[in-house]
Context: one part of a larger RNA
RNA sequence: GGAUGAACGCUAGCGGCAGGCUUAACACAUGCAAGUCGAGGGGCAGCGUGGGGGUAGCAAUACUCCCGACGGCGACCGGCGCACGGGUGAGUAACGCGUAUGCAACCUUUCCCAGACAGGGGGAUAGCCCAGGGAAACUUGGAUUAAUACCCCGUAGGCCGUGGGGCGGCAUCGCCCUAUGGUUAAAGUUCCGGCGGUCUGGGGUGGGCAUGCGUGCCAUUAGGCAGUUGGUGAGGUAACGGCCCACCAAGCCGACGAUGGUUAGGGGUUCUGAGAGGAAGGUCCCCCACAUUGGAACUGAGACACGGUCCAGACUCCUACGGGAGGCAGCAGUGAGGAAUAUUGGUCAAUGGCCGGAAGGCUGAACCAGCCAUGCCGCGUGCGGGAAGACGGCCCUAUGGGUUGUAAACCGCUUUUGUGUGGGAGCAAUAAGUCUUACGAGUAAGAUGAUGAGAGUACCAUACGAAUAAGCAUCGGCUAACUCCGUGCCAGCAGCCGCGGUAAUACGGAGGAUGCAAGCGUUAUCC
Numbered sequence: 001g002g003a004u005g006a007a008c009g010c011u012a013g014c015g016g017c018a019g020g021c022u023u024a025a026c027a028c029a030u031g032c033a034a035g036u037c038g039a040g041g042g043g044c045a046g047c048g049u050g051g052g053g054g055u056a057g058c059a060a061u062a063c064u065c066c067c068g069a070c071g072g073c074g075a076c077c078g079g080c081g082c083a084c085g086g087g088u089g090a091g092u093a094a095c096g097c098g099u100a101u102g103c104a105a106c107c108u109u110u111c112c113c114a115g116a117c118a119g120g121g122g123g124a125u126a127g128c129c130c131a132g133g134g135a136a137a138c139u140u141g142g143a144u145u146a147a148u149a150c151c152c153c154g155u156a157g158g159c160c161g162u163g164g165g166g167c168g169g170c171a172u173c174g175c176c177c178u179a180u181g182g183u184u185a186a187a188g189u190u191c192c193g194g195c196g197g198u199c200u201g202g203g204g205u206g207g208g209c210a211u212g213c214g215u216g217c218c219a220u221u222a223g224g225c226a227g228u229u230g231g232u233g234a235g236g237u238a239a240c241g242g243c244c245c246a247c248c249a250a251g252c253c254g255a256c257g258a259u260g261g262u263u264a265g266g267g268g269u270u271c272u273g274a275g276a277g278g279a280a281g282g283u284c285c286c287c288c289a290c291a292u293u294g295g296a297a298c299u300g301a302g303a304c305a306c307g308g309u310c311c312a313g314a315c316u317c318c319u320a321c322g323g324g325a326g327g328c329a330g331c332a333g334u335g336a337g338g339a340a341u342a343u344u345g346g347u348c349a350a351u352g353g354c355c356g357g358a359a360g361g362c363u364g365a366a367c368c369a370g371c372c373a374u375g376c377c378g379c380g381u382g383c384g385g386g387a388a389g390a391c392g393g394c395c396c397u398a399u400g401g402g403u404u405g406u407a408a409a410c411c412g413c414u415u416u417u418g419u420g421u422g423g424g425a426g427c428a429a430u431a432a433g434u435c436u437u438a439c440g441a442g443u444a445a446g447a448u449g450a451u452g453a454g455a456g457u458a459c460c461a462u463a464c465g466a467a468u469a470a471g472c473a474u475c476g477g478c479u480a481a482c483u484c485c486g487u488g489c490c491a492g493c494a495g496c497c498g499c500g501g502u503a504a505u506a507c508g509g510a511g512g513a514u515g516c517a518a519g520c521g522u523u524a525u526c527c
Stems, first nucleotide, its partner, number of pairs: 001527004006523005013379006019372002021337001026335003030332003035080003040077002043073002047071003050067007087290003096215008106207002111203007119153004129142005157184012188195002216262003223253003228250006235243001265287004269280004292313005315326004343369001345368003351365001352363004382413004392404005418464006427454001433448007471516005476497003482511005492499002
């Protein structure tokens, strides 16, 4: 000098863009953050429509009971989603990450393409109803019922075993055809257009596994290892493998640093530097790991699962003392810690996600707004004229000069900004529906056609009026900027050298000057 997720002191007009618990992976009140489908199902708690009955009333109507008939729909069965998105950096020195390869050792819901199929049958169960237990959380028994829930049979293809044939390669081997044995599919609904179901092959996407190389510090850590290293067999997995197990062998790693200890998420990148290098890994993107602590599996295409389950521990809460409930490292917010870090805001309008045929629902993802000079960038605080070089201040060699200083006053101008008034966006693409065109029933294209949180914001026009707007640090040398007064080794300054003991350009004040400027200094850290 540059840099920062900064903090502190003094000061502060505006806008744009960004950033905002670096500390206690400390504890959490409250609300929200993952639902959706009635075009799978039985149904009808609540709301509305319709029909019927009753009561009051002359009637309109009001109240009440019944009917799932209709719009819909709480709870329930079922499907899909909840493994994404969002957070954090504790652990991890590791195939964790980066890079380059391999899988003749693998999986992949949804999506796309192609082929084939959907025949027959059965038993339950939730809900509802009845009865019971419990303070609650919840739960037990009985009766009954449905499905795209579950099960069985048939058939297809697939898979597995055995036999035969062919082709190929990269060691183990791979691919194709065929015979035979074993095993294993399906679901309906409909507004008749569709939407779905099953199997197989291919694609796509997402993952899993393995390997080469690279990826801290300490030798004041030198030996380490018993499933340890390898083999055979069996098990397990989507798959290879001591991954697990039985038996057998005695190996394997290590000064090219094993083992141990300590520190740390990794990368793209960021800062600095002429570069080489050094340092960092906040925001954004990719990967990994974690979700109160530890362990475990279940479901599922996918988890060993942040807002799922079970067990154990600590902690907090409720309790009728028998027993229960909870997990903000989601968004806000609270306490605590700390030098220090924001609103218990708005909207699904856009982008995206889940569900749905759609309408639509949900979405603290996202988009916006709020707070903070935390940073970067931009703008402004006027412009021109104006010498009696005014008054005042300060200084001097003091009837006089110098300086503050064209500075002010005064005259003229402008109106960024500000205040008032008026207008006022883009972000919106399109959905259902309607119309037209193309081919072929449906699809595609075109036209028309709702919807804006931000926001009456940005922006534009206009009126007014210099009006609303400058500080901070420094001035001995390094280092740009000097005098006076006070003080008297005191009070104090200080990054280094050093100033201060009676004329201090170094302390304190004043005048003046220098530097930067809505900031300026200080502290901390890196180069």
This is a predicted structure of a 527-nucleotide part of an RNA (small-subunit ribosomal RNA, 5' domain) from an uncultured rumen bacterium. Rfam family: Bacterial small subunit ribosomal RNA. Its family is annotated with ribosome and structural constituent of ribosome in the Gene Ontology. Its mean pLDDT, the model's own confidence on a scale to 100, is 84. RNAcentral holds the full RNA, with entries from ENA and SILVA.